[in-house]
Context: one part of a larger RNA
Molecule: large-subunit ribosomal RNA, domain V
Organism: Methanonatronarchaeum thermophilum
């Protein structure tokens, strides 16, 4: 000095593994007493519409119809002279203005007779008094029913006029007319429109279910307390007796006896601490009772306080409980005991509405009626310390959650794969050539689950393509054993992961099913390896269509057609060229 090789720094190009790369306070889910759009038999209301009254709006006639006013008239239980409406007051009313009798007409009639005209006469007739619960249509005055006629008023129906309103028409006039129009009152309907609401819990959410008020057991770790969509069960009533009190009994079962009669009926005697009952769970009690029976009776009571529970140890409301006084009882000879049931469940606040022979007040007083308020009861909120209230949303938005789902990690490994232990039995005989129940232990971390531990100010999803590196529980190829291995070709272990493991067909497929080939056409892994490498068939936005579902709006792990794949590489990694 020539030539390979490696180490370290720089320096160009390139590739896109990583920087859970950049890029957007996640569109998917979930919360919110957040929002908008839409629906509709949600809830409230409001145009609109429609009916019915009043105003604008008058005249006239028929016809009905109503309540008062005025005149008449009627008004028969029974007994009674007799057709007696009801209540007063009442001894007198009536009559030459024609009374009682007769006649004749119309009306009404319970067929007895009432009333009303009209004639003839010419001086009296009725009433009190005697019978009837009630006494005179004798008279007077009010009242109640029905009827007749009259005057006047309010309607409805109908028919008419013209001159309001209204329309046509330049005008003159003509239609039509108190209807329409308008205005106002109430009644009815109203997603056309508008306000809003559509609860919690929750091993995401939804569906389902109440674990949302209460009550007894366990869990509950020997004081009290004590979660969980933990286990096991009740409860929203019943009872006029199933309550009070006073007296009296003693059960269930056996066992012995006894006509029908019997395993089991009712008698009878013995043995019975409870094994029976108890209104309904459960625990907890409870034998001269807290069970059974019977007698009388309602304390299942009006006033008021005090504790206690609820709500352990801080408040907190109805409900429940328990003691005490005052007042009236109830039972009992008394002593006492009863403010509901042997004890723990069976419930509900304000507002408002109703009830009270309670009670204050106001409408000047008084009676009547009428408001407001007190106190007591009675009506419900069960999502049960109590708003008056249905849905969609993929057209969809805010804030936010990794407090809470889907992917995928991580734990777990029932479930999956895979070995193993015993060896019942098949395999002519024989468990282990081979195949192996029942039951048992393991491993892996490729399946499916669970959990919610990190990611919602985003770690891009399922196939395919490329492309690289691993594992071995080995399909082939290599070497060894057993064999129910002559051979050939299997069957079954062991060693070994160096290479190799393809090709269409159908489908979005991964997987599967076929097909012809081959030594063999393995299995698994690396964010189900790989979208700042592709592609985008599927899944999973906005259109659209079919079946189903649903009043709808719309909704389907139903199908279908269609539908934007951003990023100029800063560091690192790696390749290739260059220099020191």
């Nucleotide at each position: 000095c020539c030539a390979g090789a490696g180490u370290u720094c720089c320096c160009c190009a390139a590739u896109g593994g990583g920087a859970a790369g950049c890029g957007a306070a996640g569109a998917c889910c979930c919360u919110a007493u957040g929002g908008a759009g839409c629906u509709u038999u949600a809830c409230u209301g409001c145009a609109g519409u429609u009916u019915a009254c009043c105003g604008u709006u008058g005249g006239g006639u028929u016809g009905u119809g109503g309540g008062g006013c005025c005149a008449g008239a009627u008004g028969u239980a029974c007994a009674g002279c007799g057709u007696a409406g009801g209540u007063a007051g009442g001894a007198g009313g009536u009559g030459u203005c024609g009374a009682c009798a007769c006649c004749c007409u119309g009306u009404c009639g319970c067929c007895a007779g009432g009333c009303a005209g009209g004639g003839u006469c010419g001086a009296g007739c009725c009433g009190u008094c005697a019978a009837u619960g009630g006494g005179a249509c004798a008279c007077u005055a009010c009242c109640c029913a029905u009827c007749u006629g009259g005057a006047a008023c309010c309607g409805c129906a109908g028919c008419u006029c013209u001159a309001a309103c209204u329309c046509c028409g330049a005008g003159a006039g003509g239609a039509a007319a108190a209807c329409a129009u308008c205005g106002g009152u109430a009644g009815a309907u109203a997603g056309g429109c508008a306000g809003u609401u559509u609860g919690g819990c929750u091993g995401g959410g939804g569906c389902g279910g109440c674990a949302c008020g209460c009550c007894c057991c366990u869990g509950a770790a020997a004081a009290g307390a004590u979660a969980u969509c933990a286990g096991g069960g009740g409860u929203g009533c019943c009872c006029a007796a199933a309550g009070g009190u006073c007296g009296g009994c003693u059960c269930a079962a056996g066992c012995g006896g006894g006509u029908c009669a019997g395993a089991a009926a009712u008698c009878c005697g013995c043995u019975g601490u409870a094994g029976a009952g108890u209104g309904c769970a459960a625990a907890g009690g409870c034998a001269a009772a807290a069970g059974c029976c019977g007698g009388c009776c309602u304390c299942a009571c009006g006033g008021c306080g005090u504790c206690c529970u609820u709500c352990a140890u801080g408040g907190c409301a109805a409900c429940g409980g328990a003691c005490g006084c005052c007042g009236g009882g109830a039972c009992g000879a008394a002593a006492g005991u009863c403010g509901g049931g042997c004890u723990u469940a069976g419930c509900g606040a304000a507002c408002c509405u109703c009830u009270g022979u309670a009670c204050c007040u106001c409408c000047a007083c008084a009676a009547u009626g009428g408001g407001g308020g007190u106190c007591a009861g009675a009506g419900a909120u069960g999502a049960c310390a109590g708003a008056a209230a249905a849905g969609c949303u993929a057209c969809c938005c805010u804030a936010g959650g990794g407090a809470u789902a889907a992917c995928a990690g991580a734990g777990u490994u029932g479930u999956c794969u895979u070995c193993g232990g015993c060896a019942a039995g098949a395999g002519c005989c024989c468990a282990u050539a081979u195949c192996g129940a029942c039951c048992c232990g393991a491993a892996g971390g490729c399946u499916u689950g669970c959990u919610a531990c990190a990611u919602c100010g985003a770690c891009g999803u399922c196939g395919g393509c490329u492309c690289u590196c691993u594992c071995c529980a080995u399909c082939c190829u290599g070497g060894c054993c057993g064999u129910g291995c002559a051979g050939c070709a299997u069957c079954g272990g062991c060693c070994a992961a160096g290479g190799g493991u393809g090709a269409g067909g159908u489908u979005g497929u991964u997987c599967g099913c076929c097909u012809a080939u081959u030594a063999a056409a393995g299995g698994a892994g690396a964010u189900c390896g790989u979208g700042a490498g592709c592609u985008g068939g599927g899944u999973u936005u906005a259109g659209a269509c079919c079946g189903u579902c649903g009043u709808g709006a719309g909704a389907c792990a139903g199908g279908u057609c269609g539908g934007u794949u951003g990023c100029u590489a800063u560091c690192u990694a790696u390749u290739g060229g260059g220099g020191a």